Overview:
Predicted 3D model of a 121-nucleotide RNA (SAM riboswitch aptamer (S box leader)) from Acidipila rosea. The source organism's lineage runs through Bacteria, Terriglobia, Terriglobales, Acidobacteriaceae and Acidipila. It was read from a public genome assembly, where an Rfam model found it. The coordinates come from a structure-prediction model, not an experiment, and the mean pLDDT is 81.
């Protein structure tokens, strides 16, 4: 860079310096001179990952629980990953119809991309 698996429910901000743009990209919609973003400090939040406990296992560089967020690596602290875009389903609501029935939505479920880890090349 590529690619694989997992998660993306819920949680957590002050202050200093800067000084205008930030929410990935498009569209909405938001947040921002009451100071964005982005840098530094200090806090906080969180079991992915290794170590730790405990069980299974003939055993493993295996499998399942569980504690811990100062044991150690990373991540995170607006807003469901902010939302919608592609596919299936869809109302006890709306619309049109005399029905049958069709259409729209709320709303569910996959996808895609994106982050974020832990693995592979």
């Nucleotide at each position: 860079g590529u690619u694989u698996c997992a998660u993306g429910a819920c949680g957590a901000g002050u202050g200093g310096c800067u000084g205008a743009g930030g929410g990935a990209c498009g569209g909405g919609c938001c947040c921002u001179g009451u100071g964005a973003c982005g840098c530094c400090a200090c806090g906080a939040c969180a079991a992915c990952c290794g170590g730790c406990u405990u069980g299974a296992g003939c055993a493993a560089u295996u499998c399942a629980a569980g504690a811990c967020a100062u044991c150690g690596g990373u991540g995170u602290c607006a807003a469901c990953u902010c939302u919608c875009u592609c596919c299936c389903g869809g109302a006890c609501u709306c619309c049109g119809g005399a029905a049958a029935c069709g259409g729209a939505u709320a709303u569910g479920g996959g996808g895609a991309a994106c982050a974020u880890g832990a693995g592979a090349u």